[in-house]
RNA sequence: GGCCCUGUGGUGUAGCGGUUAACAUACCGGCCUUUGGAGCCGGAGACGGCAGUUCGAAUCUGCCCAGGGCUA
Numbered sequence: 001g002g003c004c005c006u007g008u009g010g011u012g013u014a015g016c017g018g019u020u021a022a023c024a025u026a027c028c029g030g031c032c033u034u035u036g037g038a039g040c041c042g043g044a045g046a047c048g049g050c051a052g053u054u055c056g057a058a059u060c061u062g063c064c065c066a067g068g069g070c071u072a
């Protein structure tokens, strides 16, 4: 240099172009408990960036960025 894969809350994952982006864990508050833990209820928190296609994009396309792999 060429090609391929990946990028979603703090972390680990899900999410056929169409409902409020879901689940686990962690965090915060409350209930419960003598206290703690466990349990229950509630809350905050994310689509790598810029364009394009489309009535509609986390999803499709292009470029860029980051990580990984193959090859010369």
Base pairs, nucleotide, nucleotide: 001071002070003069004068005067006066007065010025011024012023013022018055027043028042029041030040031039048064049063050062051061052060
A computed fold for a 72-nucleotide RNA from a Thermoplasmatota archaeon, annotated as transfer RNA. The sequence is in RNAcentral, with records from ENA. Its mean pLDDT, the model's own confidence on a scale to 100, is 81.